[in-house]
A computed fold for a 136-nucleotide RNA, annotated as FMN riboswitch aptamer (RFN element). The sequence was found by an Rfam model in a public genome assembly. It matches the Rfam family "FMN riboswitch aptamer (RFN element)". Its family is annotated with FMN binding in the Gene Ontology.
RNA sequence: AAGCAAACUCGGGGCGGGGUGCGAUUCCCUACCGGCGGUGAUGUUGCCUUGGCAGCUAAGUCCGCGAGCCGCGCGGGCGGUUGAUUGGGUGUAAAUCCCAAACCGACGGUUAAAGUCCGGAUGAGAGAGUUGGAGA
Numbered sequence: 001a002a003g004c005a006a007a008c009u010c011g012g013g014g015c016g017g018g019g020u021g022c023g024a025u026u027c028c029c030u031a032c033c034g035g036c037g038g039u040g041a042u043g044u045u046g047c048c049u050u051g052g053c054a055g056c057u058a059a060g061u062c063c064g065c066g067a068g069c070c071g072c073g074c075g076g077g078c079g080g081u082u083g084a085u086u087g088g089g090u091g092u093a094a095a096u097c098c099c100a101a102a103c104c105g106a107c108g109g110u111u112a113a114a115g116u117c118c119g120g121a122u123g124a125g126a127g128a129g130u131u132g133g134a135g136a
Base pairs, nucleotide, nucleotide: 004133006131007130008129009128010127016030017029018028019027031116032115033105034104035065036064037063038062043056044055045054046053047052048051060103061102068081069080070079071078072077085101086100087099088098089097107119108118109117
């Protein structure tokens, strides 16, 4: 130093405009949003000399995970389930870059059907960080 155990902190965004209607942030037109880890040819900074190395940064639709939902259990928990991308360009190489056009979004509630409102939730959590500790 890695890894380990502990405590603490952090850890999700979005309906603005128009239409219909008794009534809709729920319908229609338009608008808006994108959790965590990985990968990645981005960008940037630094160091070494041509080329590398290191830090930070880079995917809603790739790989994996989380929440949610369903079942079982008194419970800790266990099992299951869990959305969506194409075309073109560059190039040795791109589901990641560039251009374009698409697509997706738990459960319960509601004067009327919700990714965006209200609620479970001052919750939980993938994980990220800090501190001291054993390691010694």